[in-house]
The part of an RNA shown here (small-subunit ribosomal RNA, 5' domain) has 508 nucleotides and comes from an uncultured prokaryote. It matches the Rfam family "Bacterial small subunit ribosomal RNA". Gene Ontology terms of the family: structural constituent of ribosome and ribosome. Its mean pLDDT, the model's own confidence on a scale to 100, is 85.
Context: one part of a larger RNA
RNA sequence: AAUGAACGUUGGCGGCGUGGAUUAGGCAUGCAAGUCGUGCGGUAAGGCCCCUUCGGGGGUACACGAGCGGCGAAAGGGAGAGUAACGCGUGGAUUAUCUACCCCGGGGUCCGGAAUAGCUGUGGGAAACUGCAGGUAAUGCCGGAUAAUGUCUCCGGACCAAAGGUGCGAUUCCGCCUUGGGAUGAGUUCGCGUCCUAUUAGCUUGUUGGUGGGGUAAAGGCCUACCAAGGCUACAAUGGGUACCGGGCGUGAGAGCGUGACCCGGCUCACUGGGACUGAGACACUGCCCAGACACCUACGGGUGGCUGCAGUCGAGAAUCUUCGGCAAUGGGCGCAAGCCUGACCGAGCGACGCCGCGUGCGGGAUGAAGGCCUUCGGGUUGUAAACCGCUGUCAGUUGGGAGGAAAUCUAUAGGGGUUAUCCCUUAUAGUUGACCUAUCUUCAGAGGAAGCACGGGCUAAGUUCGUGCCAGCAGCCGCGGUAAGACGAACCGUCCAAACGUUAUUC
Numbered sequence: 001a002a003u004g005a006a007c008g009u010u011g012g013c014g015g016c017g018u019g020g021a022u023u024a025g026g027c028a029u030g031c032a033a034g035u036c037g038u039g040c041g042g043u044a045a046g047g048c049c050c051c052u053u054c055g056g057g058g059g060u061a062c063a064c065g066a067g068c069g070g071c072g073a074a075a076g077g078g079a080g081a082g083u084a085a086c087g088c089g090u091g092g093a094u095u096a097u098c099u100a101c102c103c104c105g106g107g108g109u110c111c112g113g114a115a116u117a118g119c120u121g122u123g124g125g126a127a128a129c130u131g132c133a134g135g136u137a138a139u140g141c142c143g144g145a146u147a148a149u150g151u152c153u154c155c156g157g158a159c160c161a162a163a164g165g166u167g168c169g170a171u172u173c174c175g176c177c178u179u180g181g182g183a184u185g186a187g188u189u190c191g192c193g194u195c196c197u198a199u200u201a202g203c204u205u206g207u208u209g210g211u212g213g214g215g216u217a218a219a220g221g222c223c224u225a226c227c228a229a230g231g232c233u234a235c236a237a238u239g240g241g242u243a244c245c246g247g248g249c250g251u252g253a254g255a256g257c258g259u260g261a262c263c264c265g266g267c268u269c270a271c272u273g274g275g276a277c278u279g280a281g282a283c284a285c286u287g288c289c290c291a292g293a294c295a296c297c298u299a300c301g302g303g304u305g306g307c308u309g310c311a312g313u314c315g316a317g318a319a320u321c322u323u324c325g326g327c328a329a330u331g332g333g334c335g336c337a338a339g340c341c342u343g344a345c346c347g348a349g350c351g352a353c354g355c356c357g358c359g360u361g362c363g364g365g366a367u368g369a370a371g372g373c374c375u376u377c378g379g380g381u382u383g384u385a386a387a388c389c390g391c392u393g394u395c396a397g398u399u400g401g402g403a404g405g406a407a408a409u410c411u412a413u414a415g416g417g418g419u420u421a422u423c424c425c426u427u428a429u430a431g432u433u434g435a436c437c438u439a440u441c442u443u444c445a446g447a448g449g450a451a452g453c454a455c456g457g458g459c460u461a462a463g464u465u466c467g468u469g470c471c472a473g474c475a476g477c478c479g480c481g482g483u484a485a486g487a488c489g490a491a492c493c494g495u496c497c498a499a500a501c502g503u504u505a506u507u508c
Base pairs, nucleotide, nucleotide: 001507002506003505005504006503007502008501009500012358013357014356015355016354017353018351019350025314026313027312029311030310031309034071035070036069039068040067042064043063046062047060048059049058050057051056078269079268080267087194088193089192090191091190092189093188094187097186098185102182103181104180105179106178107177108176109175110144111143112142113141119134120133121132122131123130124129150159151158152157164174165173195241196240197239202232203231204230207229208228209227210226211225212224213223214222244266245265246264247263248259249258250257251256271292272291273290274289275288294305295304296303297302322348324347325346326345330344331342332341333340334339361391362390363389364388371382372381373380374379395449397444400441401440404437405436410431411430412429413428414427415426416425417424418423452497454495455494456493457478458477459476463492464491465490466489467488473480474479
C1' cells in the first nucleotide's frame, strides 16, 4: 500500500460499486421457457346472439382448456467438484469437416395414399397412470412424377425434393423444396508456453506402426481382424501432491513476487455413476432410460423428487442480504402482427463491506464566569471554549412544481413510390407506453436532528497527578511493574485520524 474480509467501540446523509470465500452439505414454498388459431381437427371455460320446461340446449369464433403439428427449449442464468490436459494462452492447419434461424443469387412448389391423437363408447388402478373398440384432420407420415448449377461414377450412366396458409382479388404477404455463395457458430489437428516433488527411475500390450474392413459431419487404434515389435524416458517419462485457465487484479521505480472475488473470453460440472434418443446443434441444470444413496406419498400392489437458477430455510462457520417491484428500457424465444413469456435484465430493500463527496454551523464574545485538573498556594490550564449577542440555511424534515431515462411499435389523417390498389415500402403530423429513480426550482421552521475511536517510554506526533507495589496488569520489537511507574488502572490534559477508528488474518 492492498482485501469479496472478520472482530471490538462508535455511527448523520448521499452517489457508485459490492456481499455464501466454509459443507459441489440437505432442502419446505413460490416463481425462473414458452409461444403460434395466418399449420390442423375442434369447443373445456369465458364473451356475444337465439331458444328455454330455468335444469339446460343451439349458434358465432371475439376468444381458447386439452390434443396433433411447427419453432424454441443446446441460449440466457449458476458453480469451480474434476482436470497438470492441446484444458487454457498464443500463432498456424483443415484438399479431413458441419452450420437451424439470417443475408445475396439460380431453379422448383405436380399427382395420389394410408394412419393416428383429440373425440365417442367401455374397462383396470388408492394414486401415478394405463388397456380395448369405433371413427377424424393437417405445414404430421408415405408412395409416384419431375431432376441439375447437386451426389456417386468404371465417364456409358445411375440416384435424390417439396406444403401449404392469408387475402374479394392481384406480379399481395408469410411460408415449403433444391442448389451456389456469404455471415455467424462449432468440430478436429499442430508448434511454443503453462505449479511442487527424484526420500517417485523406469513406463506401456490397442501399447507403436502397417494392411483390409467398420464408424463419424470429418483425418485418425476411434473400433475390429491379421501382420510386424515397436513407442516414451534424466531436455524428467511414469507415479504422488496441489490447482480450473486467460484478459486481468494487488504490490513494486522496475525486474519481479503474489493472486484469479466482481466484469469479459474459454473449459468443465448439474444428487452419484453409466447410457443413448431427438435434433442443425446435447450425450442435454429445471428431457428420457438403468443402477445407487437420500427424502417423500401409499389403500403395501406401487409411485414421486433433485435450488452448483432468483428469493428463502436448516446445518457447519469468525463470516456474507429481500420468500420485494416491473417487463417502462436493453436483450432473448415464439408470432404476419397485436401481443404473450422472460428471478436474463432494469430497479428498489438490507449490510460503513469498499471508494468518493457533504454535513454536524459561521462571526463577535474576558469578569479570562462556574466546575474539573495541577500548583511553588502567587497562580496556571481546560479556554473564545461556554454563557451571551448577531447571522446563515448545506444535509435531513415539510409544501408545491418539474426536465430526463421514450424511441420504437400500434392507431388515425395527409403526401410520395411499387403500373391500379383498401395491400406493401416510406415521409410528416396527432394520439399511445415509466416498475423505479429524479437533476433542478420552491414553501415552512429552526442551531435546531448529527462525533467518535485509538494512542501519549523509544521506534512515533502527544504528559502530569493519584491508585497499585515483580501483584494486578501491559507488550509489534526493545522492554515496563519488587513504595514517588511519563510504559499497569483511573482522572485531567494532549496527539493522530475522523463517520469512522483500532485489532486480527493474508499478499507485496